Context: one part of a larger RNA
């Protein structure tokens, strides 16, 4: 010199656009951050309204409404968001390998969706608890659960051919032999049949099986990036077989037995510190530091331990078991987990609102309308970075005043102010006013396709309608008026900038040499100079 998630001291007008607990992975009150489907399924209020009765207290029907709502099922909760505690490790980056694997939602193709049956919640009653919640009886549904049937292709073993082969097998296509499937739900309909519910036809959304892709994910190997030898031996499931388990799936991944092997100065073991990559920051560059914002990947969700359910988890707002801690309590027993977003305490120099919207983008859940999203959009605070912008322009004396100097003539401050004459960024009033919006849905209306159809779906298109948190914000125009907007640190040298006054090795100064003891350009002030400007300087910490 440059940098910075910085911190203090000072000053302090605007705007864009980043960023904002580096410490206690320390403790949290309260609110919100994960629901959605009535086009699976039984159930199903209430307020409020009409009408009638009415002993005026209320009742009783209808609407409200199959709406609110709990429950069963599905599908999601494994994404998204959070921090870096632990990890020195195939965690990570990079290259392969999977002939050792699995993928739920989608796409594509391809064969189906058949018959039955028996429960359970919700609810009803009834116990026990103070509560959290628990049991007993009884009732009912289903695309929830179950036997059964068919099997194109799947799967298990066997047989016999073919290609390929790392010689281990792997892959097609055959033959006979076992073995596994599903679910309905709803629009719309002309005939025909009906127990008037529907069958039947037909569209859409599903539902089961197999093939194939696409994603995304498991394992595994080669490289490659810390310090430490004041850490030299490590090691019994250890190393390697072989039988068997077990996993989606190779493998001491588990078991039993059976041999004695593995690793090591090319640094094992053990200690210490660390989340790593892309990148960032500096630097001519090699290189050295770092790993905040975004972006990949892994870890972890009070600690510590287990599995369950699922494609997927050993699961941040899921259970279950200790633990420590807080609450509640009828003393019997419950109840919780901000390292989501706000927000509190506490630590510290030190780090922001207990907003607003689901308008846009993205995610779940639904045909769909939509619902729900503290993810995200956006607003707020914070000179904490960076960029812009003003804070005023022209003109104006041989140079006012006032303050400094002085050789007392002068000389600086200085065109600088005042005056005159403009400008309008910004500020102020004022008026007008965005883009982000486009899907998708309604409606009207044209063409195709489906089909018996002129319902109805499906599908290009055309008009119109309605959806904005920021926000009356950007930006546009319009009045008036210089008017509300400049400070910091420096001035011995190194470094740009000098004189007086003070003081008198004192008070002080300081990055380093080093000033200060009576004439101090180095202390304090003032005048004047220099730098850089909404910031300047001090620490701090990398190169």
């Nucleotide at each position: 010199g440059a940098a910075c998630g910085a911190a203090c001291g000072u000053u302090g007008g605007c705007g864009g656009u980043a960023u904002g607990c580096u410490u206690a992975a320390c403790a949290c009150a309260u609110g919100c951050a994960a629901g959605u489907c009535g086009u699976a399924c039984g159930u199903g209020a209430a307020a409020g309204c009409u009408u009638c009765c009415u002993u005026c207290g209320g009742g009783a029907a209808g609407c409200a409404a199959g709406u609110a709502a709990a429950g069963u099922g599905g599908c999601g909760c494994a994404c998204g968001g959070g921090u870096g505690a632990g990890u020195a490790a195939c965690a990570c980056g990079u290259g392969g390998a999977u002939a050792a694997u699995c993928u739920a939602c989608c796409c594509a193709g391809u064969a189906a969706u058949c018959c039955g049956g028996g429960a359970u919640a919700a609810c009803a009653u009834c116990u026990c608890g103070a509560a959290a919640g628990a049991g007993a009886u009884g009732c009912u549904a289903a695309u929830a659960c179950c036997u059964g049937a068919u099997a194109a292709g799947c799967c298990c073993a066997c047989g016999a051919u073919c290609u390929c082969u790392u010689c281990g097998g792997a892959g097609a296509a055959c033959g006979a032999g076992g073995g596994a499937a599903a679910a309905g739900g709803u629009g719309g309909g002309g005939a025909c049949c009906u127990u008037c519910g529907g069958g039947c036809c037909u569209g859409c959304c599903g539902u089961u099986g197999c093939u194939g892709g696409a994603u995304g994910a498991g394992u595994c190997c080669g490289c490659g990036g810390c310090c430490u030898a004041u850490u030299a031996g490590c090691u019994a499931g250890u190393u390697g077989g072989u039988g068997g388990g077990g996993u989606a799936a190779g493998g001491g991944c588990c078991u039993a037995c059976c041999a004695a092997g593995g690793c090591g100065g090319c640094g094992a073991u053990g200690g210490g510190u660390a989340g790593c990559u892309g990148g960032u920051c500096u630097g001519a560059g090699a290189g050295g530091a770092u790993g905040a914002u975004c972006a990949g990947c892994c870890a972890c969700a009070c600690u510590g331990g287990g599995a369950c359910u699922g494609g997927g988890a050993g699961a941040c707002g899921g259970c279950c078991c200790a633990g420590a801690c807080u609450c509640c309590u009828a003393c019997g027993g419950g109840a919780g987990g901000c390292a989501g977003c706000a927000g509190u305490g506490g630590g510290g120099a030190a780090u922001u609102u207990u907003g607003c919207g689901c308008a846009a983008u993205g995610g779940g859940c639904g045909c769909a309308a939509g619902c729900c999203u503290g993810a995200c959009g956006c607003a707020g605070c914070a000179a904490c970075g960076c960029c812009g912008c003003g804070u005023g322009a022209g003109u104006g004396a041989c140079g006012a005043c006032g303050c400094c100097u002085u050789u007392c003539g002068g000389g600086g401050u200085g065109u600088a102010a005042a005056g005159c004459u403009c400008u309008g960024u910004g500020g102020u009033u004022u008026g007008g006013g965005a883009c982000g919006a486009a899907g998708g849905c309604c409606u009207g209306u044209g063409g195709g396709g489906u089909g018996a159809a002129g319902a109805g779906c499906c599908u290009c298109g055309c008009g119109g309608g309605a959806u904005g948190a920021c926000g009356g914000u950007a930006c546009c125009g319009a009045a008036a008026g210089a008017g509300g907007a400049a400070g910091c640190c420096c001035c011995g040298g190194c470094u740009a900038a000098c004189u007086c006054c003070g003081u008198g090795c004192c008070a002080g100064c300081a990055g380093c040499c080093g000033c200060g003891g009576u004439a101090a350009g180095a202390c304090g002030g003032a005048g004047g100079g220099g730098g850089c400007g909404a910031g300047c300087g001090u620490u701090g910490u990398u190169c």